Predicted 3D model of a 74-nucleotide RNA (transfer RNA) from a Patescibacteria group bacterium.
Lineage of the source: Bacteria > Bacteria candidate phyla.
Its Rfam family is "tRNA". It is annotated as a transfer RNA. About the family: Transfer RNA (tRNA) molecules are approximately 80 nucleotides in length.
It was read from a public genome assembly.

[in-house]
RNA sequence: GGGCGAGUAGCUCAACUGGUUAGAGCGUCGGCUUGACGUGCCGAAGGUUAGAGGUUCGAGUCCUCUCUCGCCCA
Numbered sequence: 001g002g003g004c005g006a007g008u009a010g011c012u013c014a015a016c017u018g019g020u021u022a023g024a025g026c027g028u029c030g031g032c033u034u035g036a037c038g039u040g041c042c043g044a045a046g047g048u049u050a051g052a053g054g055u056u057c058g059a060g061u062c063c064u065c066u067c068u069c070g071c072c073c074a
Base pairs, nucleotide, nucleotide: 001073002072003071004070005069006068007067010026011025012024013023019057028044029043030042031041032040050066051065052064053063054062
C1' cells in the first nucleotide's frame, strides 16, 4: 500500500428484508426478604448505535469519507 471483518449501556452481546418506544445478561443503585451477608423477588438509573455527510416519509441497518482494533496479501 491492497483486501476482508468488527466498533451499539460500565462489560459481553442482540436488534429479521430499513418501520413506528434500541433491548437482554452481568455489573451499579434502591426496595422487599435475612440477626447480618449471600441467594431470591420487585424496581430504577445508565445510549452522540466510533465520527462526519448523504439517500429515504423513515437509518443501528443502505451509500461515501475519516478514525480505531483484528485477520490476510504484498